[in-house]
Source information:
RNAcentral holds the sequence, with entries from Rfam. A computed fold for a 110-nucleotide RNA from Paenisporosarcina antarctica, annotated as SAM riboswitch aptamer (S box leader). Its Rfam family is "SAM riboswitch aptamer (S box leader)". Gene Ontology term of the family: regulation of gene expression.
Order: sequence, then structure tokens, then C1' cells
RNA sequence: UUCUUAUAAAGAGAGGUGGAGGGACUGACCCUGCGAAACCUCGGCAACCAGUUUUAUGACAAAAUCCGGUGCUAAAUUCAGAGGAAUGUAGAGUAUUCCGAAGAUGAGAA
Repeated sequence: UUCUUAUAAAGAGAGGUGGAGGGACUGACCCUGCGAAACCUCGGCAACCAGUUUUAUGACAAAAUCCGGUGCUAAAUUCAGAGGAAUGUAGAGUAUUCCGAAGAUGAGAA
């Protein structure tokens, strides 16, 4: 980098360096000199993987925990977004909801 798969309206910030951007992309809408990105320190959240404990099965499992590996710590993945379905309308358009697309993170594979 590509493929497969799972998840997402919950949750969790202070300090230092830095000095103008950031929220993936497009549009919108936001955040930001009352200090953006990035980096560092110390916290925190969560429970994907691993570990440990308990329970259970023919087998698969379930719950708890958090010493390890990641992740996350403004706003629903900030909202909408190719394409499709349902509802609604005489029909079209529009609207709402869902699937999906795209992106993110974990795990596995090439």
C1' cells in the first nucleotide's frame, strides 16, 4: 500500500515548546492570537488485540479486570455527499428514514 472483517449519537485534558492554521476530501458549518498544526511531559477514557480471574459448553462462548500492544481525549465519523430502497405526492421535484459509498480505528491476510 491492497484485501477481508468488526466498530462508531456513550466516554475522557492540564502544562511546556511552537507561532497560523485546523476539523481526511468537496460543499456547508464550525474551532483557532482568550494561541491552530506539530512535538514533549503528566493525566484520563475506552476495552479492539494480548494477558489474568470467574462462570459455562459436546464445541463455539459470557462476564470481570487493566500490568502489556494499539486507539481515542471540540462538535454524531461536525453535517451532507457515488448509487439504491422505503414512506409520502396524481406525477416530478423536494423532504424524512434506512442501506450503501467515502474516510477513521482495531484485528487478520497478501